Purine riboswitch aptamer from Bacillus suaedaesalsae, 102 nucleotides, folded computationally. The prediction has a mean pLDDT of 78. It matches the Rfam family "Purine riboswitch aptamer". Rfam 15.1 lists 4,097 matches to the family in 1,411 species. Rfam describes the family as follows. Riboswitches are metabolite binding domains within certain messenger RNAs that serve as precision sensors for their corresponding targets. Clan: Purine riboswitches. It was read from a public genome assembly, where an Rfam model found it.

C1' cells in the first nucleotide's frame, strides 16, 4: 500500500421512524336539496365547491334575532390532516473512519 476477515467499534456523515417549532394549504369556510326542533328552540342528513393537496371540514362559549313562524346573524376560543424547513433525543440501517488479526 493491498486483499480478505474480525468487533471492544470512538468519530464523521447520509437516510428511517418517534417528538417539538415554524411556514405554506383552508377561512376547520361554504352552495344545493330533503327533513326536523320552535323562545327549555334555533338541528339531523345528503350533496357540491374551495388546496399545484390526502384527509377533515367539528366541538364549546358569549351577544344579536325570530312572539311560535320558519327561517337564522355575528365574534371568541379549541384540533387534524397533506407538503415544506429547521431542533433535539434514541433505537435502525448505509458509506467513510478507527482498532485488531493474516
Nucleotide at each position: 500500500a493491498u486483499a480478505c476477515g474480525u468487533g471492544a467499534u470512538a468519530g464523521u456523515u447520509g437516510u428511517u421512524u418517534g417528538c417539538c417549532u415554524c411556514a405554506u394549504a383552508u377561512a376547520a369556510u361554504c352552495u344545493u336539496g330533503g327533513g326536523a326542533a320552535u323562545a327549555u328552540g334555533g338541528c339531523c342528513c345528503a350533496u357540491a365547491a374551495g388546496u399545484u393537496u390526502c384527509u377533515a371540514c367539528c366541538c364549546a362559549g358569549u351577544a344579536a334575532c325570530c312572539g311560535u313562524a320558519a327561517a337564522c346573524u355575528a365574534c371568541u376560543g379549541g384540533a387534524c390532516u397533506a407538503u415544506g424547513a429547521g431542533g433535539g433525543a434514541a433505537a435502525g440501517u448505509g458509506a467513510u473512519g478507527g482498532g485488531u488479526g493474516u